[in-house]
Context: one part of a larger RNA
RNA sequence: CUGGGCAUGCUCGGCACACAGGCCGUUGCCCCGUAGGGUGUGAAAGCCCCAGGCUUAACCUGGGAAUUGCAUUCUAAACUGGACAACUCGUUACUUUAGGGAGGGGUAGAAUUCCACGUGUAGCGGUGAAAUGCGUAGAGAUGUGGAGGAAUACCGAAGGCGAAGGCAGCUCCUUGGGAAUGUACUGACGCUCAUGUGCGAAAGCGUGGGGAGCAAACAGGAUUAGAUACCCUGGUAGUCCACGCUGUAAACGAUGUUGAUUUGGGGAUUGGGUCUUGAACCUGGUGCCCGUAGCUAACGUGAUAAAUCAACCGCCUGGGGAGUACGGCCGCAAGGUUAAAACUC
Numbered sequence: 001c002u003g004g005g006c007a008u009g010c011u012c013g014g015c016a017c018a019c020a021g022g023c024c025g026u027u028g029c030c031c032c033g034u035a036g037g038g039u040g041u042g043a044a045a046g047c048c049c050c051a052g053g054c055u056u057a058a059c060c061u062g063g064g065a066a067u068u069g070c071a072u073u074c075u076a077a078a079c080u081g082g083a084c085a086a087c088u089c090g091u092u093a094c095u096u097u098a099g100g101g102a103g104g105g106g107u108a109g110a111a112u113u114c115c116a117c118g119u120g121u122a123g124c125g126g127u128g129a130a131a132u133g134c135g136u137a138g139a140g141a142u143g144u145g146g147a148g149g150a151a152u153a154c155c156g157a158a159g160g161c162g163a164a165g166g167c168a169g170c171u172c173c174u175u176g177g178g179a180a181u182g183u184a185c186u187g188a189c190g191c192u193c194a195u196g197u198g199c200g201a202a203a204g205c206g207u208g209g210g211g212a213g214c215a216a217a218c219a220g221g222a223u224u225a226g227a228u229a230c231c232c233u234g235g236u237a238g239u240c241c242a243c244g245c246u247g248u249a250a251a252c253g254a255u256g257u258u259g260a261u262u263u264g265g266g267g268a269u270u271g272g273g274u275c276u277u278g279a280a281c282c283u284g285g286u287g288c289c290c291g292u293a294g295c296u297a298a299c300g301u302g303a304u305a306a307a308u309c310a311a312c313c314g315c316c317u318g319g320g321g322a323g324u325a326c327g328g329c330c331g332c333a334a335g336g337u338u339a340a341a342a343c344u345c
Stems, first nucleotide, its partner, number of pairs: 004316003008298001014199004021192003025087004029082002033079001034076008048064006090186001092184003095180003101175007108152001113147007123134002160167002204245006213239002218234004256312006264290003268286007275278001294301002318345003327338004
């Protein structure tokens, strides 16, 4: 280099944007590459084929083929390429529309906890059973008032939105993306993308706030042979906010992105159209269930493919050692990333 693979056996980067690179729609024109033909040249000897000469062979002589190349010229126009002209996909604008998409401000009602006061009296709490704990200095229960933090019951769903992570009370401001119908503009402007850049749950770290509930660590009570646990009573970091860092997850659909082609059925959601206005029919987008062919080791998948093609990227190559050591880069640290070998089966 060729070849085989990546849902579950080793194997899709957590996600996006994007430079270089790779690849690129339809028609006409050209003919650089490409393909075919002609001409010239490609020394002789040798190799190969045929015929002949030494008694034969080696050897020698003659003829042919070959010399796959180069130069020049003629032709073809499917493919690659090229310049120009045009077309549409796509883009953009207008119109309509759904949404927990994002950032910031305001605000509401339940509930827990705490505080004050009233009523009131002996228990409360907790468990398998208990105890630690709270309570006659008046708890728990109940009523009124107040404080503060965090989260938003029902609606709620196989439902919606977002590139992924993720996003939910109500309302205001700013703002991103999507879908559909019809017109208009532009006219291949596209796809993918090593390096790079940005985003990236939870936990963790730094500085400053905040702290109701919950709760690593920790303390006590139980259980037990023991119990550094499971259960109970407490409880600090943390969980919340602002700014900065970390950059990892079973970051999962364990399924890279984009485009095209291929029998069907049923719900859901969001647009448009038609009339006979219906639980109607037709036509787009999105999400779910079943299922034909095909595929698959099987399970399964099945128009949202794991079917059939195309473009580009990432990754895999027996188990352990090991996602470790060393070195580099990044980080305040924790650590992350890149990533072996000996040895062994």

This is a predicted structure of a 345-nucleotide part of an RNA (small-subunit ribosomal RNA, central domain) from an uncultured bacterium.
The coordinates come from a structure-prediction model, not an experiment, and the mean pLDDT is 88.
The RNAcentral record of the full RNA draws on Greengenes.